[in-house]
Context: one part of a larger RNA
């Protein structure tokens, strides 16, 4: 010397369960593989290094040492790591209470809007734009009362809030049903963390069948504008959107910040819980532990900023990156009805 990154330069896998690997609390006896140490054997000879020499010197030779990752095989040590056997509770998980929430699945049910239908009143417009048209309307539209039929999303509470692994998730009530979070400290006793392959879940949007279809809108037809408008405006409109089952596997799937532990000054609002003192109190106030934000001590950081919810300081593991282009393309493989994924280069160029 034995590499450096990875919020915004390349660069954290969409999440999540997990297999195999890697890592892995206290203590106690044993082992003695790792790992130290001594002996003995081999490490051929040349070469190398260091010293003496010989050819007039040097290359070039001859002599002697030394070295040689090491490998075997033997004794020996026992701190750490491993292995085997025991104990332990601060890691983990299990109870038990009494609390929060759009977590999730079905299923019931409810108002406002829109749109249609039917019935009354009622008359000449309505719509819509910068401006107009197309369009609808005297077969009576808009308007305004009644009634009714369908469908989709749920005003207000609503937060800078809550919840979930993401991706999401919001009207109201049942039923089933998952995670978190606090109190106790009653049980197990290291049962842990990563997590290559794998499975699994995965917005919108598209596919495949089968229903639905208010309303909104690719495509699609007209109206404008405008040189010209395959567009921004306008009037229409079909897939779709919605549900049922079955594919797809993608995102600016983002905090552009993997998970998990342990430490490091505070302020300050909130959302859950739990404890003090005090008091009519449930309020304020103090304390604490889970979360969700601001601001900022150290430290970090090219700066921006991060700042106990790290981008401080460290330890385990997985993913990635390694000049720009050509390319997330070709070929091949694997999945996919199919769109298409997903795994990934070269030449050439600069």
């Nucleotide at each position: 010397c034995u590499g450096g990154g990875c919020g915004u330069a390349a660069a954290g896998g969409g999440u999540g369960c997990g297999u195999a690997g890697g890592a892995g609390g206290u203590u106690u006896u044993c082992u003695a593989a790792g790992u130290c140490u001594g002996g003995u054997g081999u490490g051929a000879a040349a070469g190398g290094c260091c010293g003496g020499g010989g050819c007039u010197c040097a290359a070039c030779c001859c002599c002697g040492g030394u070295a040689u990752g090491g490998c075997a095989u033997u004794g020996g040590a026992u701190a750490c790591u491993g292995g085997a056997a025991g104990a332990c509770u601060a890691g983990a998980g299990g109870g038990c209470c009494g609390g929060a929430g759009a977590g999730g699945u079905c299923g019931c049910u409810g108002g406002a809007a829109u749109u249609c239908u039917c019935g009354g009143u009622g008359u000449a417009g309505c719509g819509g734009u910068g401006a107009a048209a197309u369009g609808c309307g005297u077969a009576g539209a808009g308007a305004u009362c009644g009634a009714g039929a369908g469908g989709a999303a749920c005003u207000c509470c609503g937060a800078u809030g809550g919840c979930g692994a993401a991706g999401g998730c919001a009207a109201g009530c049942g039923a089933c049903u998952g995670g978190a979070a606090g109190g106790c400290g009653c049980c197990u006793g290291a049962c842990u963390c990563u997590g290559a392959g794998g499975c699994a879940c995965g917005a919108a949007a598209g596919c495949c069948a089968g229903g639905g279809g208010a309303g909104c809108a690719a495509a699609c037809g007209g109206g404008a504008u405008u040189a010209g408008a395959u567009a921004c405006c306008c009037c229409g409109g079909u897939a779709g959107u919605c549900c049922u089952g079955g594919c797809c596997g993608u995102a600016a799937a983002c905090g552009u910040u993997g998970c998990g532990c342990a430490u490091u000054g505070g302020g300050u609002g909130u959302g859950g819980g739990g404890g003090g003192a005090a008091u009519c109190g449930a309020c304020c106030c103090c304390c604490u532990c889970c979360g969700c934000g601001c601001c900022g001590a150290a430290g970090c950081u090219a700066a921006c900023g991060c700042g106990a919810u790290a981008a401080a300081u460290g330890c385990g593991c997985c993913g990635c990156c390694u000049g720009g282009g050509a390319a997330g393309u070709a070929c091949g493989g694997u999945c996919g009805c199919a769109a298409g994924a997903u795994u990934a280069a070269a030449a050439c160029u600069c």
This is a predicted structure of a 350-nucleotide part of an RNA (small-subunit ribosomal RNA, central domain) from an uncultured bacterium. Rfam family: Bacterial small subunit ribosomal RNA. The RNAcentral record of the full RNA draws on ENA. The coordinates come from a structure-prediction model, not an experiment, and the mean pLDDT is 91.